Predicted 3D model of a 354-nucleotide part of an RNA (small-subunit ribosomal RNA, central domain) from an activated sludge metagenome. Its Rfam family is "Bacterial small subunit ribosomal RNA". The RNAcentral record of the full RNA draws on SILVA. Model confidence (mean pLDDT): 86 of 100.

Context: one part of a larger RNA
RNA sequence: UUGAGUCUAAAACAUCCGUAGCUUGUUUGAUAAGUUUCUUGUGAAAUUCUGUAUCUUAAGUGCAGAGCGAGCAAGAAGUACUGUCAAGCUAGAGACUGGGAGACGUGAUGAGUACAAUCAAAGUAGUAGUAAAAUACGUUAAUCUUGGUUGGACUCACAAUAGCGAAGGCACAUCACGAGAACAGUUCUGACAGUGAGGGAUGAAGGCUAGGGGCGCGAAACGGAUUAGAUACCCGUGUAGUCCUAGCAGUAAACACUGCACACUAAACAUCGGGACCUCUUCGAGAGGUUUCGGUGCUGUAGGGAAGCCGUAGAGUGUGCUACUUGGGAAGUAUAGUCGCAAGGCCGAAACUU
Repeated sequence: UUGAGUCUAAAACAUCCGUAGCUUGUUUGAUAAGUUUCUUGUGAAAUUCUGUAUCUUAAGUGCAGAGCGAGCAAGAAGUACUGUCAAGCUAGAGACUGGGAGACGUGAUGAGUACAAUCAAAGUAGUAGUAAAAUACGUUAAUCUUGGUUGGACUCACAAUAGCGAAGGCACAUCACGAGAACAGUUCUGACAGUGAGGGAUGAAGGCUAGGGGCGCGAAACGGAUUAGAUACCCGUGUAGUCCUAGCAGUAAACACUGCACACUAAACAUCGGGACCUCUUCGAGAGGUUUCGGUGCUGUAGGGAAGCCGUAGAGUGUGCUACUUGGGAAGUAUAGUCGCAAGGCCGAAACUU
């Protein structure tokens, strides 16, 4: 490389956008590059086949003839498919309009309980903690109770198998500015599409830089227990951090361990959003039913699978494009390169061993 594969055995990039490339709806005409047919040339010799000569034969050798796939070049013809050019079409895609849904993003403002500190009042000897204790706090008046002030973090119930987002993720309320999806109308453009090497953007927690902030929690650290020991589990303190602003970093069991897109292929049930129709109606943004489009789930047929299981949201049947795998360990290590302030990230072997 081919082949075979990639949910769980090795293997889908964390996610999206997008350049080159590859692939690409439908009709007509032109062209004839790919493609098909024919003709001519070339297609060395030897080898192969036939005849003959040589030699007593065979093998061998000489001579003559035939054959010699493919490929290449030139010419002629054909035009279904692919390509190119021109002109169209509307089923893909996009735009537009309409009323709805949503914890989608960014910023601002406001609120709520709890907690902590502090002030005041009232009140007296314990409080806290555990399996049991002790460290710790407390007569300089704690814990507990009531009222006030201040502070930072968080957002109960509603809450769901629910919703939104490309993923990470997103939940008190309101406002402003943005974004996307679904449905309906079928007004417009007319293949504008799919995927995507390089490239770019986003990317939890933790970490780093600078400046703020610091209630609670809490790596490190200290103390008390436990224990043979206890650098732990339990308890009391507690720094970084957690929070905000501006940057860096770029990794996760970043998981559904399942790349994206399109077409086709049984049903049943639940639920969310939109549309159409019907019934009831207290006429309400009301209730129920039928159907349709889109999403989220669950059961399951055919089919698939080594099985577990998957099953119109495929791991089924096909197509297009990308990424990745090729025994285990050494090893995601070494080296070189590159990015980073660093921590480290990306790329990524071999000897040897089995």